[in-house]
């Protein structure tokens, strides 16, 4: 000094990702409470089954009408602040937790494996949801960043075009090891 291997630090992509707070719309005049009328034995806890407890003919539950009521959560949108570039999201598995108790489901923290470079649009609609808003899943298309290969300009850097890969990547600096 070059190649290769392992590591550290700092960065880039862009309507970039995530979180929090505040406002707004919707949720909704819904849930809920209460009065009246009808019905007449069950009802309550995230769901199902089983149980316990509480309420209930001094009327459970359901239906209808009226009154009261700034309901709320999750989701959406705008602004601000913060943390970041596997940012983050999804799926599987495991385990502790949540409810009156038990089992199963569900929710959700952590760990682990796998997939996805990023955004946008469109189709389908199993799932969530008040809502095909949005999200998840799946299929497709374009755009964009990066690297490799090829072609052209013009001879390197550079630019344009085409093809392909994936973030366990790419760029810059740097440490150590191996080979010569």
């Nucleotide at each position: 000094u070059u190649u290769c291997c392992a590591g550290a630090u700092a960065g880039a992509g862009g309507c970039g990702c995530c979180u929090u707070u505040u406002g707004c719309a919707a949720g909704a005049g819904u849930a809920g409470a209460u009065u009246c009328g009808c019905u007449g034995a069950g009802a309550a806890a995230a769901u199902g089954c089983g149980g316990u407890u509480u309420c209930a003919a001094u009327g459970a539950u359901g239906c209808g009408a009226g009154u009261c009521a700034u309901a709320a959560a999750g989701g959406g949108u705008a602004a601000a602040a913060g943390g970041c570039c596997g940012a983050a999201a999804c799926a599987g598995u495991g385990c502790a937790g949540a409810u009156c108790c038990g089992c199963a489901u569900u929710c959700a923290a952590c760990a682990u494996u796998g997939u996805u470079g990023g955004c946008u649009c469109g189709g389908c609609g199993u799932g969530u949801g008040a809502a095909c808003a949005a999200c998840u899943g799946u299929c497709g298309a374009a755009c964009u960043g990066u690297c490799a290969c090829g072609a052209u300009g013009a001879a390197a850097a550079c630019a344009u075009c085409g093809u392909g890969g994936a973030g366990c990547g790419c760029u810059a600096u740097u440490u150590g090891g191996c080979c010569a």
Molecule: Lysine riboswitch aptamer
Organism: Calditrichota bacterium